[in-house]
Molecule: small-subunit ribosomal RNA
Organism: Candidatus Peregrinibacteria bacterium GW2011_GWF2_39_17
RNA sequence: UGGAGAGUUUGAUCCUGGCUCAGGGUUAACGCUGGCGGUGUGUAUAAUACAUGCAAGUCGAGCGCCCAGCACUUUGUUUCUAAGGAACUUCUUUAGAGAUAAGGUGCUGGGAGCGGCGAACGGGUGAGGAACACGUUGGUAGCUACCCCAUACUCAGGGAUACCCCAUCGAAAGGUGGGCUAAUACCGGAUGGCCCCGCAAGGGUAAAGCUUUUGCGGUAUGGGAGGCGCCUGCGGCCUAUCAGCUUGUUGGUGAGGUAACGGCUCACCAAGGCUAUGACGGGUAGCUGGUCUGAGAGGACGACCAGCCACAGUGAGACUGAGACACGGCUCACACUCCUACGGGAGGCAGCAGUAAAGAAUCUUCCGCAAUGGGCGAAAGCCUGACGGAGCAACACCGCGUGAUUGAUGACGCCCUUCGGGGUGUAAAGAUCUUUUCUGGGGGAAGAAUUCUGACGGUACCCUAGGAAUAAGCACCGGCUAAACUCGUGCCAGCAGCCGCGGUAAUACGAGUGGUGCAAGCGUUACCCGGAAUUAUUGGGCGUAAAGCGUCCGCAGGUGGCGCAUUAAGUUGGGUGUUAAAUCCCUCAGCUCAACUGAGGAUUAGUACCCAAAACUGGUGUGCUAGAGACUUGGAGAGGUUAGUGGAAUUCGGUGUGUAGGGGUAAAAUCCGUAGAUACACCGAGGAACACCAAAAGCGAAAGCAGCUAACUGGCCAAGUUCUGACACUCAUGGACGAAAGCGUGGGGAGCAAACGGGAUUAGAUACCCCGGUAGUCCACGCCGUAAACGAUGGAUGCUAGUUGUUGGUUCCGCUCGACCGGAAUCAGUGACGUCGCUAACGCAUUAAGCAUCCCGCCUGGGAAGUACGGUCGCAAGACUAAAACUCAAAGGAAUAGACGGGGACCCACACAAGCGGUGGAGCAUCUGGUUUAAUUCGAUAGUAAGCGAGGAACCUUACCCAGACUUGACAUCCUCCGAAUCUUCUCGAAAGGGAAGAGUGCCGUAAGGAACGGAGUGACAGGUGCUGCAUGGUUGUCGUCAGCUCGUGCCUUGAGGUGUUCGGUUAAGUCCGUAAACGAGCGCAACCCUUGUCCUUAGUUGUUUUUUUCUAAGGAGACUGCCCUGCAUAACGGGGAGGAAGGUAGGGAUGACGUCAAAUCAGCAUGGCCCUUAUGUCUGGGGCGACACAGGUGCUACAAUGGCCGGUACAACGGGUUGCCAAGCCGCAAGGCGGAGCCAAUCCCUAAAAACCGGUCCUAGUUCGGAUUGAGGGCUGCAACUCGCCCUCAUGAAGUUGGAAUCGCUAGUAACCGCGCAUCAGCCAUGGCGCGGUGAAUAUGUUCCUGGGUCUUGUACUCACCGCCUGUCAAGUGAUGAAAGGAAGGGGCACCCGAAGUACCUCCGAUAAGAGAGGUCCUAAGGUGAAACUUCUGAUUGGCACUAAGUCAUAACAAGGUAUCCGUACGAGAACGUGCGGAUGGACCACCUCCUU
Repeated sequence: UGGAGAGUUUGAUCCUGGCUCAGGGUUAACGCUGGCGGUGUGUAUAAUACAUGCAAGUCGAGCGCCCAGCACUUUGUUUCUAAGGAACUUCUUUAGAGAUAAGGUGCUGGGAGCGGCGAACGGGUGAGGAACACGUUGGUAGCUACCCCAUACUCAGGGAUACCCCAUCGAAAGGUGGGCUAAUACCGGAUGGCCCCGCAAGGGUAAAGCUUUUGCGGUAUGGGAGGCGCCUGCGGCCUAUCAGCUUGUUGGUGAGGUAACGGCUCACCAAGGCUAUGACGGGUAGCUGGUCUGAGAGGACGACCAGCCACAGUGAGACUGAGACACGGCUCACACUCCUACGGGAGGCAGCAGUAAAGAAUCUUCCGCAAUGGGCGAAAGCCUGACGGAGCAACACCGCGUGAUUGAUGACGCCCUUCGGGGUGUAAAGAUCUUUUCUGGGGGAAGAAUUCUGACGGUACCCUAGGAAUAAGCACCGGCUAAACUCGUGCCAGCAGCCGCGGUAAUACGAGUGGUGCAAGCGUUACCCGGAAUUAUUGGGCGUAAAGCGUCCGCAGGUGGCGCAUUAAGUUGGGUGUUAAAUCCCUCAGCUCAACUGAGGAUUAGUACCCAAAACUGGUGUGCUAGAGACUUGGAGAGGUUAGUGGAAUUCGGUGUGUAGGGGUAAAAUCCGUAGAUACACCGAGGAACACCAAAAGCGAAAGCAGCUAACUGGCCAAGUUCUGACACUCAUGGACGAAAGCGUGGGGAGCAAACGGGAUUAGAUACCCCGGUAGUCCACGCCGUAAACGAUGGAUGCUAGUUGUUGGUUCCGCUCGACCGGAAUCAGUGACGUCGCUAACGCAUUAAGCAUCCCGCCUGGGAAGUACGGUCGCAAGACUAAAACUCAAAGGAAUAGACGGGGACCCACACAAGCGGUGGAGCAUCUGGUUUAAUUCGAUAGUAAGCGAGGAACCUUACCCAGACUUGACAUCCUCCGAAUCUUCUCGAAAGGGAAGAGUGCCGUAAGGAACGGAGUGACAGGUGCUGCAUGGUUGUCGUCAGCUCGUGCCUUGAGGUGUUCGGUUAAGUCCGUAAACGAGCGCAACCCUUGUCCUUAGUUGUUUUUUUCUAAGGAGACUGCCCUGCAUAACGGGGAGGAAGGUAGGGAUGACGUCAAAUCAGCAUGGCCCUUAUGUCUGGGGCGACACAGGUGCUACAAUGGCCGGUACAACGGGUUGCCAAGCCGCAAGGCGGAGCCAAUCCCUAAAAACCGGUCCUAGUUCGGAUUGAGGGCUGCAACUCGCCCUCAUGAAGUUGGAAUCGCUAGUAACCGCGCAUCAGCCAUGGCGCGGUGAAUAUGUUCCUGGGUCUUGUACUCACCGCCUGUCAAGUGAUGAAAGGAAGGGGCACCCGAAGUACCUCCGAUAAGAGAGGUCCUAAGGUGAAACUUCUGAUUGGCACUAAGUCAUAACAAGGUAUCCGUACGAGAACGUGCGGAUGGACCACCUCCUU
C1' cells in the first nucleotide's frame, strides 16, 4: 500500500513552451444494433401556462337540529273479531288484532352546522439570497400545543348564537332582516397556590364537562423530553477597469415594543462606525453531509438519499393559533386565464398522474392502504398520489445466455497470389451431447409482529415435457495505438483527436476480404478531474527562452545578533465533549453469485475545554557588543550648485595685399567669385564647446559628470577603538530624482541641423552623396517622465581555491640622512584568467549566474496588443494601469553540420595578365529555334542541347502523312487438317495482294506415323518507336583528374556532433615531415597498365644490292632527389650543378572517390504499371523527315603578294583491301571507261603526300583575289537521282577589302599552317567525326582584378539551402471586434406626487362599556413624473485586426543584406520607410592601445 507516459517546432540536437492523445466519471443526448433478469435512476431547458381527477381530515364518548329506517310507547281516527247492553239492520261499553295520523323515547344510517384537535407535519421546487443563509464551536435575555413526571384544584351561576323557520336582494358567487335553540362555544362571580406585581403591606389572577367503569378530560404551578427564537468565534466564490462607504448611521440616557436581548422603534445628547487583513459597489451561486477525480496535496461538482434554509403566479399585509405572516387560509394591488344577465364574480400543479410550450433530452391521467409512517378518535375506524408496489426507458450498475464435444493435409463460396499456393478454417456440413434461456403443463410462498387483513401476485421459487431449438452487434486497423491486403478514385470525392493523408501504383478516402478491440452493447458529441511540476504548499521560474520596477528614499507589512530570568500566545504530548444518520474502508451476514441490503468495527482530521512540557518562535524584564550608528585624525575624486575668468578654432564684419578661380564629389552639378571670391596679414564682434593631460582611471543612487579660479555643499575610504547598545534588512501604497527628443513663456543664436528648397544618382529616388537652410541644439523659469534608462543580471547578510594588473589608504621590510624607488601584508574600489560548483548550452565563477537566509518586483504559448474600452496624470504630444472576440500549432533560446555573403585569410587552374590564332561582319555547309505543312516522326534544350542520338534520310532506313489492303496476324509456342519443299509461266493491280496453268514427289520409319517446310482452321495469344526517365535496371554527362570522401577503436560533448581530416612547413596531390587525444584503416592521389623517347639481348620474313645500321616485334635495362653544393627545424622538401638518351610526375593515354543536378535516355536494350487489339498492330505505293520572312550555334572558304596561277624537284606516318583494293597499258580535256597483272597483304593495290624548295608570271585592283549563284554538256552508283546524290568540262563570276558590343582556344613538338588515312557506306549531301604524320612559333613580370574550385575562419532570421528568406501599402473575399448621430430593453438607486389592504393611534357615533360603523394621522405595496448613473442589444458610416497556393507596387530586414541594425523621441513620406538628436551592441571587417594566458 503509493506516483508509467506518448505525438508535434529542427537538416539534425538539447532546452523552453504551448497544443493534442492514451485513464476515470456523468440525472446525459445522438447514430447503428438489441435476448433475459435483478437493483437503482428518469424536465439539468420555461420559478412558463395549465384541461380533468385525486393529494387533509377526523371526533356523536363536547352540542343542538334535520332526513330515513327499525323498535317501544302516548293520543286521535278507522276496520275486523270476541263478549256484554239496547239489539236481525243501527247505537254504545270492554278486550284483542290490524291500518293510519300526530307526538315521545331508544337504536342504526345519512346531512350540514356549533365546538375540539389537526391543517405550521408530510409532499414539491431552488427563483431569490454572498447573508449568522449554511457548516462548526460556545452562549441565553426566552417561548413551547400534543407527550412524560410531580403537586393542587375542578364551586355555584348567567346571557347569547349558528343550524332551523319565515320574509327578502342577486344571473351567480353570495348576502340581509325577523323569530327559536344547545354545548367541553362565550361571560362575570367565588376560592386558591411554591403563580404574577410589589421592599413590605397589600393587590391581581383559573377551570368543563362526558361517563356503566378505578376511565377520558379541564385549570394552575414546577420539572423533563423534543421543538423553536435570539446572540456569538471561526470557515467556504470572482472582480480594484468597484476606493472610499454610512445619518438610525455608531454610542449613550429615557420611554415604547417583543416570548425574549437589542436603534427593534421613538425623543434628546455626543460624533461616531466600517475600510487595502479589501469596506462600498458589480457579477455569479441555495449551503452541508457528501459525489467524481487525484499517489497525495488539491481540483471540479452539490442529481438520487439525508440535515438546514428559502419560496408557493408577482408584490404588500396582517388575522387565527402553542407554532404561520401560512403551497391545496384571509385582505389588497398588479399581470394572466375563465364565468357573466355587464351590475359583478372565480382561479393559482415548484403535491401525484397528465397536457401544451421550450428543448438534444427525461415516464403511467396505474394498483393498494396489505406493510412502514402520519392526522383525528376511548375504540371500531376514517383519511393519507407520504408510502408500499406494478408500468414505460439498455439511462446506469450487476448477473446470465446466444450452445458443448468431436469433426479434413482442410469441402463449396469469397479474397489474395510470386500461379507453386495461401487465407477465411474445426470455422461450416456431418456425428454425439446438454437445456441456462424459451414454449406448454402442474404445484406455489415468505413478507402478518397481531385475531382479522396481501396491492404486489398465480409473482419469486419448485416439478415436468419439448427441442439447438428463440437470441450479435458496434467501432477501429499510417504513427501515437492492438490490428493489412486487393480494387475503385486521382489535391476530385472525401478523411482528420494531434501530426497529417488524397495531384494514377493511397496499409490514412470508398468498397471487398482478412484482422484487432469491446460486447447487449459499441461508437460519437458535451462537460469534470487526471496526465499538466502547464499557477509549482507538497512542486516552477526571471543574463540570452515569457519574466528584475530607470534609480533611490521610505510609512504600513514581513524578517531579524549574543546571554540570563519569566510567561505560555504559537508549538508538542495526554485527557474529555462533540463533529446526525447514510456514504468511504475492514469484518461478518441475507437475497443461488454479484449489483443491492443488514449488523458490527475502525482510521484520519476539525473544533471547544482541562492538564502537562518549555527546546524553538513570540511576549515581558534585565544585560552584552561582533550588526548599525556616533566621535577623532587623515585621504582621493570630471560628485552637485553659483559666480567669475582664459586661450585655440569655426563663422561674420572692417582694412590691406592679390588675381581667376574657389568649393564639392567616385565623377559631377547646383553654389560662391572680375560688383574682386578662394588665399595671406592685421583688427573687431558674437555664440558654443573645452585639444594635449586622458587611462583599463576617478566620482555619483541612477540619469550622468571634464579648461581654470573662488564660495557653498553631499557622499565615500583608511586608521584609532572613545561613546550608544540591535537603534537592523527589505519595502505594497506613497515621495524625490530621472539622457535625448518634445511643449510653454522670455532671451540668445557662431557652428551643426529634422522639415523644406535646389543639384546629382536612379527604371523611379519623397533616400543614401553634394550646395543651402528653419525649428531645435545654448540660457532662465515651468512642464513631460520615457530609452537597447543594459551588466538585458533587484536589495541586504554570511560562506566557498587561486593567479595577475590597476586606483585610493594604512602597516612592515630593503635601500637611503630623508624624500623617491622596490617588495610584502591588509582594507576599500575596478579589470583579465581560472578550480570546485552551477547552467539547455553559451557562459558565470569572492564584483557568482556557486552554497544558504530574509524582503520586494515580475512571468505563465505565438499573434491580436502594450492595442480597445474605462480610469488617473499631462497644455499637447502622450504616459501609467490594461483586456476580449478571433486566429495559429507553433512562436522561441543555445549550440551543431552544411549552404550562402556586394565578410576575411591562404592556395590552385589558359581563370586573368603576357602572347599567337580565331568566332561575332560575308557566302556556303550543317544543327537548332520559330514559322509553315497532310506530314515537315521523336528525343536532347544554362553551364552539362544545338556537325548532339545520326560512324552517313533518294526507296529501304522510318518511328510521320495520304491512299490501298490484312485480322491468330510480318514474328514466337501449343492443337487439328491438308500438302513434300521448291521452281517456272500467264493474267488483274501502283504495289501489297488475288486468280490460273505447269513442273516436282525428297529424309527417317517397327509402315501406324514422324521431322523440317508450306497452306488452311480454332483459341490461348502475338504485336505496339503508344504513355510514364517523377515507378525502375543498365549506361552516360557535369562539378572534376578537383583533392577530397569516409570508417574502426579510443577521447571530448547531455546531445546533434567533434577529434582524427586542425595547426607549422611542403607538394600537382589529405604528397610528405613535424606537432597534436588520438592510433590505425578504406575509397580517392601517386604507383602498378599501354604508348613515345635511349640502350641491350633475341629473332629476323615479304624490309635491305650487300655486313653493320635503319626497320619490324618479343624480352629486358635505365631515373631513385641516387651524387655534389646550398636553404630549411638540418624533417619533409626547395634551389643550383654533375653525369646521363631522358631529372625532379620525362611526354601522352587509359584510369573519374563519397556524392550533386527527381540532370539525360521507356526511341539502343531490359523492365513494373497503365493504354490499343478488324488497330495505337501488320503489309504496300507515293510523299515527308531536304519546306523558309527570320533568329541562334558549330564549321568551311575567303577577303589576298608571308599571296594567286603555271612549270619543275623533294621528304611521311597511321590505316584499308576478295560482293574487295585494283597495277601496267590504251581511250577520253576530265569525271571516267576498257583492261585485267598482282594481292586474303612489311610481298600486290589504294598511294599522287601537301605545305616546303627552284624558276616564271601577276603588281594592289573587287583584281589572274574570292568563289557563291546560274546555264549548257557529260560521268558514276543504284529497280529508281523530279522532289532529293556525288563528280567532271565549258560558261557565268554574287557577297566579301580583316569584321560593333561581346566572346573562344592554346604554355612545346603545343598553337598555327599543311596534307594523308579510316569507320559508316551501292552511292553520297564529310566543309562533320576519329586518327596520322609534315613545317613549326610567341609569351608567362606575376596573382590586384574577372570566372571556377579547394582549405581554414566569421556572420546568418537560409536548409527546396541567396534562383533562399522576407516587410508594408493597394486590390478581392471571409470572419470577429472597437468608435459612432442615435434607437431599444433591463435591473438598481435618488427626489417628488398619489397611495390600496392592514397594525397601532386620534376624532366622531354609541347615556356608559363592549363595540360595528364613519372620518383621519404615521408607515407602506403597486402606480405616475423627473433628473442622473450603470448593464445589455442594435446602428447609416468609419478604424484597425486576423485569415485566404500562385493579383499590383516596391525591396525595409536576415551576409558589412549592399546607407550596420535596433531603442526612445520629433518631423516628413504611395508603401515598406527616410532624416535629425541622444542611447545600446543583441554590428561584420581591418588597424591601434591596454590587460590576461602561454